[in-house]
RNA sequence: AGGUGCUUAGCUCAGGGGGAGAGCGCUACCUUGACACGGUAGAGGUCGAGGGUUCAAAUCCCUCAGCGCCUACCA
Numbered sequence: 001a002g003g004u005g006c007u008u009a010g011c012u013c014a015g016g017g018g019g020a021g022a023g024c025g026c027u028a029c030c031u032u033g034a035c036a037c038g039g040u041a042g043a044g045g046u047c048g049a050g051g052g053u054u055c056a057a058a059u060c061c062c063u064c065a066g067c068g069c070c071u072a073c074c075a
């Protein structure tokens, strides 16, 4: 330098045009002498940033940023 993948809840990830979700974690309650396990309910998100397309964008397109992988070049 070229190519390619990823970025969504505290963590690990799903979701690929119209409802933002799961597991774990966290909080409250139930249960226990107490803890753990289990059960019920709940909180927690500008979907990396900006722009475009569209009636409508987490999702499609472009640019940028961050993190990986491959190839090439230099030393």
Stems, first nucleotide, its partner, number of pairs: 001071007010024004018055001026042005048064005
Description: A computed fold for a 75-nucleotide RNA from a marine sediment metagenome, annotated as transfer RNA. The sequence is in RNAcentral, with records from MGnify. Its mean pLDDT, the model's own confidence on a scale to 100, is 84. Rfam family: tRNA. By type it is a transfer RNA. Rfam describes the family as follows. Transfer RNA (tRNA) molecules are approximately 80 nucleotides in length.